[in-house]
RNA sequence: GCAGAGUAGACGUUAAAGCGUUAAGUGCCUUUUGAACAGGGAGUUGUCAUCAGGACGAAGGAUUUAUCCGCGGUUUUAAUGUCGCAUCCCGCUGC
Numbered sequence: 001g002c003a004g005a006g007u008a009g010a011c012g013u014u015a016a017a018g019c020g021u022u023a024a025g026u027g028c029c030u031u032u033u034g035a036a037c038a039g040g041g042a043g044u045u046g047u048c049a050u051c052a053g054g055a056c057g058a059a060g061g062a063u064u065u066a067u068c069c070g071c072g073g074u075u076u077u078a079a080u081g082u083c084g085c086a087u088c089c090c091g092c093u094g095c
Stems, first nucleotide, its partner, number of pairs: 001095004009083010019072003028054003033049003039090004060069004
């Protein structure tokens, strides 16, 4: 000098257990506070969580009446696949 590895996390699929269906949740906008970001250091206008507010907004049905079948850009867990440090410096592996 060239090439490469590696994280958190994000998303998809499948399964299980929940929640809602008396509409919470999800998604969108503004806002408060905080956290994490490869082995080390720094670290954003990006990511995640959180506070408050705003706009939008839904699929119920059956029967034996407490169960079943659905529905929700629903939650969690597990498996699996894809992507993957914003960026900077150093380090690691191969040549």

Overview:
This is a predicted structure of a 95-nucleotide RNA (THF (Tetrahydrofolate) riboswitch aptamer) from a sheep gut metagenome. The coordinates come from a structure-prediction model, not an experiment, and the mean pLDDT is 77. The model forms 81% of the base pairs in the Rfam consensus. It matches the Rfam family "THF (Tetrahydrofolate) riboswitch aptamer". The family has 101 seed sequences and 747 matches in Rfam 15.1. Rfam describes the family as follows. Tetrahydrofolate (THF) riboswitch was first reported for Ames et al. as an RNA motif in 5' untranslated (5'-UTR)regions of folate transport and biosynthesis genes in Firmicutes genomes.